[in-house]
RNA sequence: GCCUUCGUAGCUUAAUGGAUAGAGCAAUUGGCUUCGAACCAAUAGGUUGGGGGUUCGAGUCCCUCCGGAGGCA
Numbered sequence: 001g002c003c004u005u006c007g008u009a010g011c012u013u014a015a016u017g018g019a020u021a022g023a024g025c026a027a028u029u030g031g032c033u034u035c036g037a038a039c040c041a042a043u044a045g046g047u048u049g050g051g052g053g054u055u056c057g058a059g060u061c062c063c064u065c066c067g068g069a070g071g072c073a
Base pairs, nucleotide, nucleotide: 001072002071003070004069005068006067007066010025011024012023013022018056027043028042029041030040031039049065050064051063052062053061
């Protein structure tokens, strides 16, 4: 330099172009407990890497940039 692939919550991740982007762990609050752990209940946490485009509608399709991984030279 070229090709492929990935980027979604603090972490791991789900989602056929179509309802308010879901879940587990972690966190916070409450319950329980002598106090913790475990367990139970609830709450908060997302510009879906940045920008642009296509579409009635984009996490998903297209272009470009950024970053990670792999391959070829």
Record summary
Transfer RNA from a Patescibacteria group bacterium, 73 nucleotides, folded computationally. RNAcentral holds the sequence, with entries from ENA. Rfam family: tRNA. Rfam's curators write: Transfer RNA (tRNA) molecules are approximately 80 nucleotides in length. The family's RNA type in Rfam is transfer RNA.